[in-house]
Context: one part of a larger RNA
RNA sequence: GGCAAUUCGUGGAUGCCUUGGCAUGUACAGGCGAAGAAGGACGUGGCACGCUGCGAUAAGCGUCGGCGAGGUGUGAGCAACCUUUGACCCGGCGAUUUCCGAAUGGGGAAACCCGUCUUCACCGAUUAUCCGCGGCCUGUGGCGACAUAGGGUGUGGGUAAUUGGCUGAAGUCAUCACCGGAGUGAAUACAUAGCUUUGGUGAAGCGAACCUGGCGAACUGAAACAUCUCAGUAGCCGGAGGAAAAGACAUCAACCGAGAUUCCGUUAGUAGUGGCGAGCGAACGCGGACCAGGCCAGUGCCUGUUGUUCAACUAGCAGAAGCUUCUGGAAAGGAGCGCCGGAGCGGGUGACAGCCCCGUAUGCGAAAGUGAGACAAGAGGACUCGAGUAGGGCGGGACACGUGUAAUCCUGUCUGAACAUGGGGGGACCACCCUCCAAGCCUAAAUACUCGUACAUGACCGAUAGUGAACUAGUACCGUGAGGGAAAGGUGAAAAGCACCCCGAUGAGGGGAGUGAAACAGUACCUGAAACGGAUUGCCU
Numbered sequence: 001g002g003c004a005a006u007u008c009g010u011g012g013a014u015g016c017c018u019u020g021g022c023a024u025g026u027a028c029a030g031g032c033g034a035a036g037a038a039g040g041a042c043g044u045g046g047c048a049c050g051c052u053g054c055g056a057u058a059a060g061c062g063u064c065g066g067c068g069a070g071g072u073g074u075g076a077g078c079a080a081c082c083u084u085u086g087a088c089c090c091g092g093c094g095a096u097u098u099c100c101g102a103a104u105g106g107g108g109a110a111a112c113c114c115g116u117c118u119u120c121a122c123c124g125a126u127u128a129u130c131c132g133c134g135g136c137c138u139g140u141g142g143c144g145a146c147a148u149a150g151g152g153u154g155u156g157g158g159u160a161a162u163u164g165g166c167u168g169a170a171g172u173c174a175u176c177a178c179c180g181g182a183g184u185g186a187a188u189a190c191a192u193a194g195c196u197u198u199g200g201u202g203a204a205g206c207g208a209a210c211c212u213g214g215c216g217a218a219c220u221g222a223a224a225c226a227u228c229u230c231a232g233u234a235g236c237c238g239g240a241g242g243a244a245a246a247g248a249c250a251u252c253a254a255c256c257g258a259g260a261u262u263c264c265g266u267u268a269g270u271a272g273u274g275g276c277g278a279g280c281g282a283a284c285g286c287g288g289a290c291c292a293g294g295c296c297a298g299u300g301c302c303u304g305u306u307g308u309u310c311a312a313c314u315a316g317c318a319g320a321a322g323c324u325u326c327u328g329g330a331a332a333g334g335a336g337c338g339c340c341g342g343a344g345c346g347g348g349u350g351a352c353a354g355c356c357c358c359g360u361a362u363g364c365g366a367a368a369g370u371g372a373g374a375c376a377a378g379a380g381g382a383c384u385c386g387a388g389u390a391g392g393g394c395g396g397g398a399c400a401c402g403u404g405u406a407a408u409c410c411u412g413u414c415u416g417a418a419c420a421u422g423g424g425g426g427g428a429c430c431a432c433c434c435u436c437c438a439a440g441c442c443u444a445a446a447u448a449c450u451c452g453u454a455c456a457u458g459a460c461c462g463a464u465a466g467u468g469a470a471c472u473a474g475u476a477c478c479g480u481g482a483g484g485g486a487a488a489g490g491u492g493a494a495a496a497g498c499a500c501c502c503c504g505a506u507g508a509g510g511g512g513a514g515u516g517a518a519a520c521a522g523u524a525c526c527u528g529a530a531a532c533g534g535a536u537u538g539c540c541u
Stems, first nucleotide, its partner, number of pairs: 001540009015526001016490002020461002022458007029450002031206002039100003042055003046078002050074002061094006070082003105114003115173001117171005122165013136151006175203010210241001211239005221228001225275001251258002262289005272280002293442003296386001301381003305377005312370003316364003322337005338355002340344001346358003391415008401427001422437005477484002497525001500512004
């Protein structure tokens, strides 16, 4: 040095576990905001670093309910306290709620700086007045001490007014739109527009997806590429609601008829369209989901308001039935004998519990708030059937339909009817026939989505998985910035977390002793693989 066996270390795989995730279903909710939101900064605890809670009333205050013995969050320690006169905790309604932030008095490098006006409070000064006290002058009484009236003066307090404060508190002061009042006021005489001012109402900003409108790509495919496609997609912007949009036939159909809209299945990858390439791609009809029609001068319709009533929701309550023995550290396991069940879903308890605990089935419950629905009362609103319209020319766009035989719809521009004895459509166009009535308005349900709340479920994951995040996670860290973005779970049933002794530096670490079922479970803690490093023994060289 090699090989083998044994043994120890290192390391953290594997097994088991789950506080966390993922997905789905049902129901609810679908908004918050100038009464200052979302999101933050800074504070706030006896000792207090992060998180959580809260806001100078600061891990909290009041009240009304629930509960019933402990409590002062995580957080384990000490101290000091609270609590059957009901604490802590849970729910309803209130109070407080610094500063920034739409941020809105002005500014600003967010959480800071600087103001205006009103009211009030405080401090000081001046004047007036009232009360108290001190000395001085004059008069009167008294021998005197002293008493009394007046004058000006000093001082303390009260009231009122004025004024100052590099004093304080509460409020006010942004912009725009609309509605009303007042004043002023052009071209232009009266006026009007406009301007100024005042009162009132409203808006703004945030929010996951869904919806609607406007603007609108490219990579890509066509095996290149230009029409085309990707795609009216992504993206940006405006707007709204719990849904939105659409909607009550100037619709289809085919000579039979149907009867608003929306969504699903089918028709059908059909008819079509298409450098007839790549591709794009209907409708009629049929079957379902859901069904609802109304208004424009009216015993009608639509929309708010108020009151009453009632389910439900926001805390909770009751809730059956098991003992003995054996093994064991521990019984829920084995054995024996029972019981309940409208409850043998599930979780916990020292191993596997229907009957130990929490629950479960079932039944019950609200002072306060919200409240679908129902009923009643009362209030408000709408302006007469649709002309610069239909149609046409030119240029575009939308229709499955790329200009095509291209109907239909929209319109930038130029034009431009008829008036129910009328007009539109039936895929160029004409006739006949059929069908409908544009150029006004509203409309639930069936449909889409899930930031979120509650419950339930899973041939979903189980710490390199599942969210990036089971833990101080959008944290640490990186970047000027937009932005990027981790690692990191497990002692034990219970801390019983090793008193005491020894080596050592009053270490680290270790050896005894003790706890424990176990310490090779010792806070580098369950199990503890491999690589890797040692030690012992044997063999070989």

Large-subunit ribosomal RNA, domain I from Sphingomonas guangdongensis, 541 nucleotides, folded computationally. Its mean pLDDT, the model's own confidence on a scale to 100, is 82. NCBI's taxonomy places the organism under Bacteria, Pseudomonadati, Sphingomonadales, Sphingomonadaceae, Sphingomonas. Its Rfam family is "Bacterial large subunit ribosomal RNA".